A computed fold for a 114-nucleotide RNA from a soil metagenome, annotated as c-di-AMP riboswitch aptamer (ydaO/yuaA leader). RNAcentral holds the sequence, with entries from MGnify. Rfam family: c-di-AMP riboswitch aptamer (ydaO/yuaA leader). From the family's description: This family represents a conserved RNA structure found upstream of the ydaO and yuaA genes in Bacillus subtilis and related genes in other bacteria. The ydaO/yuaA element is thought to act as a genetic 'off' switch for the ydaO and yuaA genes in its native state. It is believed that the element may be triggered during osmotic shock leading to activation of ydaO, a predicted amino acid transporter gene, and members of the yuaA-yubG operon which code for KtrA and KtrB K+ transporters. The coordinates come from a structure-prediction model, not an experiment, and the mean pLDDT is 80.
RNA sequence: CGCCUAAUCUCUUUAAGAGAGCGGAGGACCCGAUCCAUUAUGGGGGCGAGUCCGGUAACGGAGGGGUACUUCGCUACCCUAGCCCGACAGCUAACUCCGCAGGCGCGGCAGGAA
Numbered sequence: 001c002g003c004c005u006a007a008u009c010u011c012u013u014u015a016a017g018a019g020a021g022c023g024g025a026g027g028a029c030c031c032g033a034u035c036c037a038u039u040a041u042g043g044g045g046g047c048g049a050g051u052c053c054g055g056u057a058a059c060g061g062a063g064g065g066g067u068a069c070u071u072c073g074c075u076a077c078c079c080u081a082g083c084c085c086g087a088c089a090g091c092u093a094a095c096u097c098c099g100c101a102g103g104c105g106c107g108g109c110a111g112g113a114a
Stems, first nucleotide, its partner, number of pairs: 001105004008020005021100006031090001043088001044085004051062004063080005070113001072111001073109003
């Protein structure tokens, strides 16, 4: 000076708080769902691009995601993890609660727009 990401900025302060901004969750009517599911050595659900199919596996394919302004096109490379809730949650106005960490160092080309 930048990249992935919501994960940045400002003010105050003895610790530490507050606010803005960007994200996440819970939570009515209506709508949806509903005769089933489930005792815990894990049913169900959530964050996230990180899912699905085949295969014993290795791996392969499809889908999804990233690459220095943004979008479209061509092309190249890379990723497709991890974690959480704890029997419990559809959507959801008002309202309530929570997060702002961590890890890294630059693809190229043509045209158009701002």